The part of an RNA shown here (large-subunit ribosomal RNA, domain I) has 593 nucleotides and comes from Solirubrobacter phytolaccae. Its mean pLDDT, the model's own confidence on a scale to 100, is 81.
Context: one part of a larger RNA
RNA sequence: GGCACGUGGUGGAUGCCUUGGCACCAGGAGUCGAUGAAGGACGUGAACGGCUGCGAUAAGCCGCGGUGAGGCGCUGAAUAGCCAGUGACCCGCGGAUCUCCGAAUGGGGAAACCCAACGCUGUUAGUACGGCGUUACCACCCGCUGAAUAUAUAGGCGGGAUGGGGGCAAGCCGGGGAACUGAAACAUCUCAGUACCCGGAGGAAAGGAAAUCAACCGAGACUCCCCGAGUAGUGGCGAGCGAAAGGGGAAUAGCCCAAACCGGGCUGGUGUAAGCGCGCACGCGUUGCCAGUUCGGGGUUGUAGGGCCUUUGUCCGAGACGUGCGUGUCUCGGCGGGAGUUACCAAAUCAGUCGAUAGCUGAAGCGCGUGGAACCGCGCACCACAGAGGGCAAUCGUCCCGUAAGCGAAAUCGAUCUGAUCUCCCGAUGAGGUACCUGAGUAGGUCCGCACCCGUGAAACGCGGACUGAAUCUGGGGGGACCACCCUCCAAGGCUAAGUACUCCCUGGUGACCGAUAGCGGACAAGUACCGUGAGGGAAAGGUGAAAAGUACCCCGGAAGGGGAGUGAAAUAGUACCUGAAACCGCGUGCCU
Numbered sequence: 001g002g003c004a005c006g007u008g009g010u011g012g013a014u015g016c017c018u019u020g021g022c023a024c025c026a027g028g029a030g031u032c033g034a035u036g037a038a039g040g041a042c043g044u045g046a047a048c049g050g051c052u053g054c055g056a057u058a059a060g061c062c063g064c065g066g067u068g069a070g071g072c073g074c075u076g077a078a079u080a081g082c083c084a085g086u087g088a089c090c091c092g093c094g095g096a097u098c099u100c101c102g103a104a105u106g107g108g109g110a111a112a113c114c115c116a117a118c119g120c121u122g123u124u125a126g127u128a129c130g131g132c133g134u135u136a137c138c139a140c141c142c143g144c145u146g147a148a149u150a151u152a153u154a155g156g157c158g159g160g161a162u163g164g165g166g167g168c169a170a171g172c173c174g175g176g177g178a179a180c181u182g183a184a185a186c187a188u189c190u191c192a193g194u195a196c197c198c199g200g201a202g203g204a205a206a207g208g209a210a211a212u213c214a215a216c217c218g219a220g221a222c223u224c225c226c227c228g229a230g231u232a233g234u235g236g237c238g239a240g241c242g243a244a245a246g247g248g249g250a251a252u253a254g255c256c257c258a259a260a261c262c263g264g265g266c267u268g269g270u271g272u273a274a275g276c277g278c279g280c281a282c283g284c285g286u287u288g289c290c291a292g293u294u295c296g297g298g299g300u301u302g303u304a305g306g307g308c309c310u311u312u313g314u315c316c317g318a319g320a321c322g323u324g325c326g327u328g329u330c331u332c333g334g335c336g337g338g339a340g341u342u343a344c345c346a347a348a349u350c351a352g353u354c355g356a357u358a359g360c361u362g363a364a365g366c367g368c369g370u371g372g373a374a375c376c377g378c379g380c381a382c383c384a385c386a387g388a389g390g391g392c393a394a395u396c397g398u399c400c401c402g403u404a405a406g407c408g409a410a411a412u413c414g415a416u417c418u419g420a421u422c423u424c425c426c427g428a429u430g431a432g433g434u435a436c437c438u439g440a441g442u443a444g445g446u447c448c449g450c451a452c453c454c455g456u457g458a459a460a461c462g463c464g465g466a467c468u469g470a471a472u473c474u475g476g477g478g479g480g481a482c483c484a485c486c487c488u489c490c491a492a493g494g495c496u497a498a499g500u501a502c503u504c505c506c507u508g509g510u511g512a513c514c515g516a517u518a519g520c521g522g523a524c525a526a527g528u529a530c531c532g533u534g535a536g537g538g539a540a541a542g543g544u545g546a547a548a549a550g551u552a553c554c555c556c557g558g559a560a561g562g563g564g565a566g567u568g569a570a571a572u573a574g575u576a577c578c579u580g581a582a583a584c585c586g587c588g589u590g591c592c593u
Stems, first nucleotide, its partner, number of pairs: 001592009015578001016543002020514002022511007029503002031167002039101003042055003046079001050074002061095006070083003106115003116135007137164003140160006172200005182189001186236001212219002223250005233241002254495003257439001261297010274287001275284002277327006302473001304438003307434005315334007335427006348421005353415005359407003365380005381398002383387001389401003444468007454480001475490005530537002550577001553564004
C1' cells in the first nucleotide's frame, strides 16, 4: 500500500408520513369604486421582530342573534395586569370609527410628502397655531345673463350626492394587426384575422323575428351541439384552406317605432272673411289658412298593410265639443274580459313560502391476556336510515368529533310560486270606394379595396372609400355574370328571455392525481431572501417523542464538546434530533506484497 471482515464518522438517498398542491364535478356568485375602490405606506399590543387583525375609538367600539366556561390571535416559556353566569372569549348579521397615498379630485409633487383659499370653530390680550367642512375635470339638467343678427344661438356666471373617471381571472363584441413557421428555397399563399395593442359592455356577450332559404315541393327569428363532410368548392389547382341547403337534437317568444291622418302647445308668415262637427237660430272673433317645431292619439304590413270616405255593427251612466233642439264624435267612470315588472306601454309595495349567511339533536361495549401504550388477541354482548371520514400512546361501527336522519334565525340578502294592493290593455268586425302613407344622398352604377369555401375569376350576394345616383305598390330586392318566364321576400329605424362560453371568487364533493429534486415558483418569514438602473428574474429550506418527560446533580474542559447519573418503550430518538443507502474519511483484526 492493497484485499477481506467488523465497527464508526461524513452524507442525506430510500421507506413511511402530510399541514400543501393538481385536476374535475355539483351548487352559488359573477362585480367593487367620488358615501373614495383594488392595492399599498405608516401606525396600532404592558414589554413586540415577523405574520394576522385593526385605524389616533387602532389584535379593537356598539346593537341584535348563536354558543356556554373559560379567555386576553399565530405565541409556546415566565412576569405584570386584566375580563368573565349582570354571559366574557368565540361564531353570524347589522352599525360606528376608518391616519396618509392611490382614479386621487383645492394647487403642486421625486406615491404615502409640500403649500393653500373660503366658511364655521377651539385657543390667545391679539397674532401665530390647531380642528371640521368645501374647493379637480368632462357630460347632463336647472336658473340668470347674453354677441355678430330682429326672434334666437354661441359664449359667460351660478346651483345640483344627476352621471362619468379607476380596478378586475377567463369568456364576449368592435377598431387596428405581425413575424418566426409551412410551402422541404421563395415572392402569391400559409402561419392568421392568430399573438399583441386599443375601445366597450355584461353575468354572460354577440345574434335575432326574413328585402331569408328553397326549387316549381316547400320551410318559417336567432344561438349552440351531432350529421351532412374533409363533401361541394377554392388553391404558385402547390403547401394548404374549406362551406351551405337538408336531417337529427337543446331551448323556445315575440314585439315597438318612423310616415299618412286627427288634436293640443309654441314660433313665423298671410289674412277680415273663408272659421267655430252637421241642420236651423243666436252668439263669438290675435278665430281661419300655410310653414316649422314639439307633445298626445293613430299605425306597423307582403295571401300586402295602414290612413281617409261610405256602409254594416257596437253593455250601462256622466261630462265635453260657444248656447238651445235633433244628430254625431270624443273623454271619464262602472261592468265584463285579459295581461304584467327580461322585450312585448309602464312604475312599484306588502304578506306567506323556500333558500343563503351562526347553529342544534343525534343509536350502540364490557371483561381478561400481551404490551410503554389497546383500537390487537380471546370471551360474551349491542346499534345500524348511522360499518363515510378524522382523532385518541397500536388496527375502535358501539371512547371523542362526526356520519344517516331530523330541527333552527332577532338581523341582512336572494328566488320562485301563491295572494293582496297596484298598474296597463281590450269591448268588434265585414263589404265597397279613394290612391294619402309605408325609413333618400338611401338602393343601384363606375373605379379602388375588403369579407364570404370563392386568391378577379363567368363572380353573384355583403361591407367600406371616392365620384355619381333611382323608383314610390301599375313600386322594390333576391333566386351565383346577364335576359325572360316563374317562385319568393319587403332594405335603407329599434328592442328581445332561454338553449351557448368562462371561472379571479364561495360552499360541498370526487380522484387507477403528487407526496418534499414530486405536487403551484411557494406544505417553512415566498413572489420572501437574493440578483438587476429598470422592465424583470427568482430560490433553498418539512419530520425528536405518545407526552418535553428537552438530561436535576457530579466529573474533564476557557468554551465547544464529552463521561457518569437521570427521563423515556427506545437517547446509535438529545432539539446538527424518524429511517439513515452510496460516493468519501477513519479505527480494529486477518491475509498478501